[in-house]
Molecule: c-di-GMP-I riboswitch aptamer
Organism: Methylococcaceae bacterium UBA4132
RNA sequence: GGCGGUCAAAGCUAAACCUAUCGUGAGGUAGGGACAGAAAGUUGCGAAUCCAAGAUAUUUGGAAAGUCGAACUGCCGAG
Numbered sequence: 001g002g003c004g005g006u007c008a009a010a011g012c013u014a015a016a017c018c019u020a021u022c023g024u025g026a027g028g029u030a031g032g033g034a035c036a037g038a039a040a041g042u043u044g045c046g047a048a049u050c051c052a053a054g055a056u057a058u059u060u061g062g063a064a065a066g067u068c069g070a071a072c073u074g075c076c077g078a079g
Base pairs, nucleotide, nucleotide: 005076012037013036017032018031019030020029021028022027035066041072042071043070045069046068047067049063050062051061052060053059
C1' cells in the first nucleotide's frame, strides 16, 4: 500500500412509533425511543421510489435516499 471484517477494544449512527413545531404535500427540525447498521460517514452522479402542478408526458419543480449501483473519505489491528 492492497484485500478483507472471522477475534477483540474504544466508540458512532438511529428504523418504526410518540410529542412539539414548520411545510399544500412528500417530508424536515428538536426531544424521547431503539429496529437495525463495518461505512446507516459524505455526495445526490445512474436507475428505482414518493409529492405538487400539468397539456397525462418522452414535462417542470420538489422530497428522501437505511432500495440497487457509483464516487470520495474514515476507526481498530487478531489473520